RNA sequence: GCCCGGAUGGUGGAACCGGUAGACACGGGGGACUUAAAAUCCCCUCCCGCGAGGGGUGCGGGUUCGAGCCCCGCUCCGGGCA
Numbered sequence: 001g002c003c004c005g006g007a008u009g010g011u012g013g014a015a016c017c018g019g020u021a022g023a024c025a026c027g028g029g030g031g032a033c034u035u036a037a038a039a040u041c042c043c044c045u046c047c048c049g050c051g052a053g054g055g056g057u058g059c060g061g062g063u064u065c066g067a068g069c070c071c072c073g074c075u076c077c078g079g080g081c082a
Base pairs, nucleotide, nucleotide: 001081002080003079004078005077006076007075010026011025012024019065027045028044029043030042031041032040046055047054048053058074059073060072061071062070
């Protein structure tokens, strides 16, 4: 230098062929049960906002009514070729 794969909440990890982003689990917070605890069960848990609502998929653009997903450039990580 060229080619392939990847980047999604605090963490892991889903989201099919473009149509509700964050399922599920871990971690965290609150509650119930208990004499107390463990275990178990229930609720909440990306950001801003009192709320209605808005923003958010590595970064910047593009296509589209609509993008995590398609196209272009870039950054970083892993692998291959020379």